About this RNA: The RNA shown here (glmS glucosamine-6-phosphate activated ribozyme aptamer) has 150 nucleotides. It matches the Rfam family "glmS glucosamine-6-phosphate activated ribozyme aptamer". About the family: This entry contains a glucosamine-6-phosphate activated ribozyme that is found in the mRNA for GlmS. GlmS is an enzyme that uses fructose-6-phosphate and glutamine to generate glucosamine-6-phosphate. Its family is annotated with catalytic activity and regulation of gene expression in the Gene Ontology.
RNA sequence: AAACAAAGGUUAGCGCCUGGACUAUUUUUUAGUUGACGAGGUCUAGAGUUAUCGAAAUAUUCGGCGGAUGCUCUAGUGGUAUAAUUACUACCACAGAUUAAAUUAAAAACUAGUAGUAAUACUAAAACAGAGAUUUAAUCAGUAAUUUUA
Numbered sequence: 001a002a003a004c005a006a007a008g009g010u011u012a013g014c015g016c017c018u019g020g021a022c023u024a025u026u027u028u029u030u031a032g033u034u035g036a037c038g039a040g041g042u043c044u045a046g047a048g049u050u051a052u053c054g055a056a057a058u059a060u061u062c063g064g065c066g067g068a069u070g071c072u073c074u075a076g077u078g079g080u081a082u083a084a085u086u087a088c089u090a091c092c093a094c095a096g097a098u099u100a101a102a103u104u105a106a107a108a109a110c111u112a113g114u115a116g117u118a119a120u121a122c123u124a125a126a127a128c129a130g131a132g133a134u135u136u137a138a139u140c141a142g143u144a145a146u147u148u149u150a
Stems, first nucleotide, its partner, number of pairs: 014066004019062001020034005037054003043076007077093005083147006096140009111124005
């Protein structure tokens, strides 16, 4: 360094089930199933909070618990605003604002197959979002002090 085997980790629209709903060879102090479909999302610490976006359906995607990358506030750190440094201020978080263009683009449902007595689960193929993100272009975006250069 490579191969094989085993175990663990990465995993957060994520986990769990004491209610409900559903299934069963039967009627029950039993055994099971379901309980949100993906997209997007984390500077650090603390506090608060029913945490973004659409898809499907009218059927429970009901209800509850926990967690959480959301939002707000405070403090710190960092980015842009000047060639550099510092302070304050504004907007932000691999990082300024606005506009335009391009790119990025889903899974479930459904169909087929497999497993199961069944509820249902898994696999495969294909269709259809919105928020957001990225790139490019244009326009716009502070004050003060100091240093350097002309």
The model forms 87% of the base pairs in the Rfam consensus. The prediction has a mean pLDDT of 75.